[in-house]
RNA sequence: CGUGCAGGCCUGGCGGCCGCGAGUCGGCAUGACCGGCUCGAGGAAAGUCCGGACACCACAGAGCAGAGUGCUGGCUAACGGCCAGCGAGGGAAACCUCAGGGAAAGUGCCACAGAAACGACACAGCCUCAGGAGCCUCGGUUCCUGCGGCAACGGUGAAAUGGUGCGGUAAGAGCGCACCGCGGGUCCUGGUGACAGGCCCGGCUGGGUAAACCCCACUUGGUGCAAGGCCAAACCGGAGCGUUACGGACUGCUCGUCCAGUUCCAGGUAGGCCGCAUGAGGGUCUCGGUAACGGGGCUCCCAGAUAGAUGGUCGCCCACGACAGAAUCCGGCUUAUGGCCUGCUGAAUCA
Numbered sequence: 001c002g003u004g005c006a007g008g009c010c011u012g013g014c015g016g017c018c019g020c021g022a023g024u025c026g027g028c029a030u031g032a033c034c035g036g037c038u039c040g041a042g043g044a045a046a047g048u049c050c051g052g053a054c055a056c057c058a059c060a061g062a063g064c065a066g067a068g069u070g071c072u073g074g075c076u077a078a079c080g081g082c083c084a085g086c087g088a089g090g091g092a093a094a095c096c097u098c099a100g101g102g103a104a105a106g107u108g109c110c111a112c113a114g115a116a117a118c119g120a121c122a123c124a125g126c127c128u129c130a131g132g133a134g135c136c137u138c139g140g141u142u143c144c145u146g147c148g149g150c151a152a153c154g155g156u157g158a159a160a161u162g163g164u165g166c167g168g169u170a171a172g173a174g175c176g177c178a179c180c181g182c183g184g185g186u187c188c189u190g191g192u193g194a195c196a197g198g199c200c201c202g203g204c205u206g207g208g209u210a211a212a213c214c215c216c217a218c219u220u221g222g223u224g225c226a227a228g229g230c231c232a233a234a235c236c237g238g239a240g241c242g243u244u245a246c247g248g249a250c251u252g253c254u255c256g257u258c259c260a261g262u263u264c265c266a267g268g269u270a271g272g273c274c275g276c277a278u279g280a281g282g283g284u285c286u287c288g289g290u291a292a293c294g295g296g297g298c299u300c301c302c303a304g305a306u307a308g309a310u311g312g313u314c315g316c317c318c319a320c321g322a323c324a325g326a327a328u329c330c331g332g333c334u335u336a337u338g339g340c341c342u343g344c345u346g347a348a349u350c351a
Base pairs, nucleotide, nucleotide: 004344005343006342007341008340009339010338012317013316014315015314016313017312018311020040021039022038023037024036025035026034027033042323046334047333049332050331051330052329053328054224055223056222057221061255062254063253064252066220067219068218069217070216071085072084073083074082075081086100087098088097089096090095101215102214106213107212108209109208110207123154125150126149127148129146130145131144132143133142134141135140162180163179164178165177166176167175181204182202183201184200185199187198188197189196190195228274229273230272231271237265238264239263240262241261247259248258249257250256281300282299283298284297285296286295287294288293
């Protein structure tokens, strides 16, 4: 010393004039009017990927299917989220990532290459013995054929009867030994735990894959603010089946429970009000906790449109402004993106 890593904050500002939406107060000419005051798009409002609050389905019950999660402990209303650890992997490091239970319940798959990829049949080979041929310094050596022994060396591959070394053997092989690996242990120590370390026994010996089907453990009703409720207005009803369960509702199925309605055709309405923002709310101080977060004190009210509100203009400052606009609400995750600040690491390079 960055082209590295982790985290935090802001998201143009001020003023004048005209113009928007909501709330509240006042005024009358009661008008969609006039005036005063206060407030008025985001860190992601985006994606609709998760979790809920709330509402209805009857009074929400049971089971199956389906779906989700998957190491340990904690936080939370909850979660597939967050925090802290363990293990594995990546990186020089700071740090980052993990769809992290089970292959001895079963079924699949492992192309090509290779002798062989579900019990292992040996391509090229090594060795003893027997036979034949050649050479030869008569010790032996080279080639071919056959019975037998071998899987160490070579080759193929992501992966080939655990790895390295020593001994041993006709040649080898856990055949034996040492260390590592693997399996077992009512073992010891530390830890809440996942686990880590140590000790003892065993030469043990064909593997991988479950973001393949599957098994195991835990969780899980459906639909959604266009939910749902109230008021006003308008229209013309008809046919079939049925009235204590043949039918309908509770998701898809079964059970169970409840109900007099239900299926089809036709017609009218699409208006107004509520839901609608005081919240698992924000800020600040303090206590507990490694942290996520929780308790307490004080303080604040910060959008509620619906043909869908923030605009225009002038002047100044300046970081010269990126991504980008609420629609029931909240907690997360993911994606897009401009600027500033703090801390950590420190390769390459330079001194």
The prediction has a mean pLDDT of 78. Predicted 3D model of a 351-nucleotide RNA (Bacterial RNase P class A) from an uncultured Thermoleophilia bacterium. Its Rfam family is "Bacterial RNase P class A". By type it is a ribozyme. The sequence was found by an Rfam model in a public genome assembly.